[in-house]
RNA sequence: CACUCAUCAAGACCGGCUGAGGGAUAGGCCCUUUGAAGCCGGGGCAACCAGCGGGGACUCGUUCCCGCCACGGUGCCAACUCCUGCGGAAGUGCCUACGGGCGCUGCCGAGAGAUGGGCG
Numbered sequence: 001c002a003c004u005c006a007u008c009a010a011g012a013c014c015g016g017c018u019g020a021g022g023g024a025u026a027g028g029c030c031c032u033u034u035g036a037a038g039c040c041g042g043g044g045c046a047a048c049c050a051g052c053g054g055g056g057a058c059u060c061g062u063u064c065c066c067g068c069c070a071c072g073g074u075g076c077c078a079a080c081u082c083c084u085g086c087g088g089a090a091g092u093g094c095c096u097a098c099g100g101g102c103g104c105u106g107c108c109g110a111g112a113g114a115u116g117g118g119c120g
Base pairs, nucleotide, nucleotide: 001120003118004117005116006115007114008113013042014041015040016039017038021031022030023029025085026084027083028082043077044076045075048073049072051068052067053066054065055064056063057062058061081112086109087108088107090105091104092103093102094101095100
């Protein structure tokens, strides 16, 4: 980096260095000199992998489910993945040359993205 699977409404911040940006992208809307991003130290959240225990299935080697744990491998610690972007159905308001058009609201799905596992 490609492919593939799962998850994404919950949760969790302090200090030091430094000094202007950041929230993937575009638009919006936010955060930020009461200190952005980054780096370092410490703390925390969670439980994907790993580990431990129990159970199920079968092609008997795998696989699935439940629980425990948090020493290990990652991840994460503003806002739903901050919101929207494509499609669908619904509700509602306005306009209408009655064909429809536009706006708003939440919902479902897709796409994109993020994280982890597998594989090349």